[in-house]
RNA sequence: GUGAGAUUGACGAGAGAUAUCUUUAUGAAUUAAGUAAAGAAGCCGAAGGAGCAAUUUAAAGUUCGCCAAAUUUUAAAGAAACUUUCAGGCAAAUGUAUCGUUAAUUGAUG
Numbered sequence: 001g002u003g004a005g006a007u008u009g010a011c012g013a014g015a016g017a018u019a020u021c022u023u024u025a026u027g028a029a030u031u032a033a034g035u036a037a038a039g040a041a042g043c044c045g046a047a048g049g050a051g052c053a054a055u056u057u058a059a060a061g062u063u064c065g066c067c068a069a070a071u072u073u074u075a076a077a078g079a080a081a082c083u084u085u086c087a088g089g090c091a092a093a094u095g096u097a098u099c100g101u102u103a104a105u106u107g108a109u110g
Base pairs, nucleotide, nucleotide: 005106006105007104008103009102010101011100012099013098018041020040021039022038023037024036025035026034042090043089044088048086049084050083051082055077056076057075058074059073060072061071062070063069
């Protein structure tokens, strides 16, 4: 002194799905709405978690006179915005993967 990528923060954008029912408390004070908790049934996928394809590697078997090659079996590695719905979420608000801009730290490579 270059600065791929990674992590964290700030600002902006950012979807989906019951303002469900019952009970209790609070509230109110004839009642009710709202809020919280427990239970019930129904849904969503974009916090997080989990699963897997092609393919690669290793071992063993079969074909082959041997190597090589082909093929079968077992094991390991192997992605997601796909799947799952454990977790999370289901008026608004908050939050959300992801994207853009920016700052700091680290740092491949030259």

This is a predicted structure of a 110-nucleotide RNA (Glycine riboswitch aptamer) from Romboutsia maritimum.
Of the family's consensus pairs, 91% are formed in the model.